[in-house]
RNA sequence: CGAGCAGGCCGGGCGGCCGCGGGUGGCCGGGUCCACCCGAGGAAAGUCCGGGCUCCACAGGGCAGGACGCUGGGUAACGCCCAGGCGGGGUGACCCGCAGAAAGUGCCACAGAAACCACACCGCCGGCCCCGUGCCGGUAAGGGUGAAAUGGUGGGGUAAGAGCCCACCAGAGGUCGGGCGACCGACCUGCUGGGUAAACCUCGUCCGGAGCAAGGCCAAGCCGGGGCAUGGGUGGCCCGCCCGUUCGCCCCAGGUAGGCCGCUGGAGCCGGCGGGAAACCGUCGGCCUAGAGAGAUGGCCGCCCCCGGCCGGUCGGCGCCGAGGCCGGCCGGGACAGAACCCGGCUUACAGGCCUGCUCGCCGC
Numbered sequence: 001c002g003a004g005c006a007g008g009c010c011g012g013g014c015g016g017c018c019g020c021g022g023g024u025g026g027c028c029g030g031g032u033c034c035a036c037c038c039g040a041g042g043a044a045a046g047u048c049c050g051g052g053c054u055c056c057a058c059a060g061g062g063c064a065g066g067a068c069g070c071u072g073g074g075u076a077a078c079g080c081c082c083a084g085g086c087g088g089g090g091u092g093a094c095c096c097g098c099a100g101a102a103a104g105u106g107c108c109a110c111a112g113a114a115a116c117c118a119c120a121c122c123g124c125c126g127g128c129c130c131c132g133u134g135c136c137g138g139u140a141a142g143g144g145u146g147a148a149a150u151g152g153u154g155g156g157g158u159a160a161g162a163g164c165c166c167a168c169c170a171g172a173g174g175u176c177g178g179g180c181g182a183c184c185g186a187c188c189u190g191c192u193g194g195g196u197a198a199a200c201c202u203c204g205u206c207c208g209g210a211g212c213a214a215g216g217c218c219a220a221g222c223c224g225g226g227g228c229a230u231g232g233g234u235g236g237c238c239c240g241c242c243c244g245u246u247c248g249c250c251c252c253a254g255g256u257a258g259g260c261c262g263c264u265g266g267a268g269c270c271g272g273c274g275g276g277a278a279a280c281c282g283u284c285g286g287c288c289u290a291g292a293g294a295g296a297u298g299g300c301c302g303c304c305c306c307c308g309g310c311c312g313g314u315c316g317g318c319g320c321c322g323a324g325g326c327c328g329g330c331c332g333g334g335a336c337a338g339a340a341c342c343c344g345g346c347u348u349a350c351a352g353g354c355c356u357g358c359u360c361g362c363c364g365c
Stems, first nucleotide, its partner, number of pairs: 001361010012304007020039007041336001045347002048345005053211004060239004065207005070084005085098005099202002104200002106196003121143002123139006151169006170192002172189007215261004224252005231243003268287008305334011
């Protein structure tokens, strides 16, 4: 200098004029006016997960159903985060994947002899003979087919071959050692057909339900009628439990849709110190940062800033060219995108710019 990998940050600023939502004060209250303070996001998005909170007199048990799935740790919790293990990709920094196929069932098209125990198409070897494209026996090393086929490579051995034997490797089984564990290492054994479970399934762990249109309070308003006990009780079913002659449930009819709370002080943010490999935890100090309700942040002007393009000038003495920097002028652009009870994550979108660490390549010292 170039190319990459991982992580983090910004994504407009200042001033003026006018106009908004909330709060405090000026005045006890109301109206009006004035002053001051605060006023969208890293994703506010998707609604994919997990919670806080609210309500339901079982939230107990079970079936069915659903979710997760290597190990350990973190967390309020999670399908998230951290660290590790094994496998795969990459020169590498790094990235991706993860229960079980000897519990059972299913599927593996076509091709191929054969795709659940495999009866051999071509071939190789041996024997017989009517010498023919024959028959019998042995064989799975070679070839063919395929994504995958009597574990792989090499050697010995054999009539030719084969774990038949040997060496190494892989799988499986056994013993010992290390580790909390996933796993790792050593030795022994010749025991040796596969894939697929976001196919059915099995194993392990977890799961009451509904949701701010939750749920409370106030005000206002309306004529009510009928049915149920074999009824009603927040996913389905069963058991249990509770309520039960009534506004408990259902049907028809009528009235109301107003105001207030919930509504923002939080598993909160910032900083120091300590613990921990890390995620994170503890402690001390400081801070208060929207609460709208057809739903507030806007409009105009000027300057600055960032990015791109063009023109001119300049950067060791002269001339030319090129790259880059600086100065001046002009033009254009400034992303994704807006809370609605609130948090922890994941996923998706994002013009442009900056920072940190690491890897690889080239050059120079």
Bacterial RNase P class A from a Chloroflexia bacterium, 365 nucleotides, folded computationally. A source record names the gene rnpB. Its Rfam family is "Bacterial RNase P class A". Rfam links the family to the GO terms dimeric ribonuclease P complex, tRNA processing and ribonuclease P activity. By type it is a ribozyme. Lineage of the source: Bacteria > Bacillati > Chloroflexota > Chloroflexia.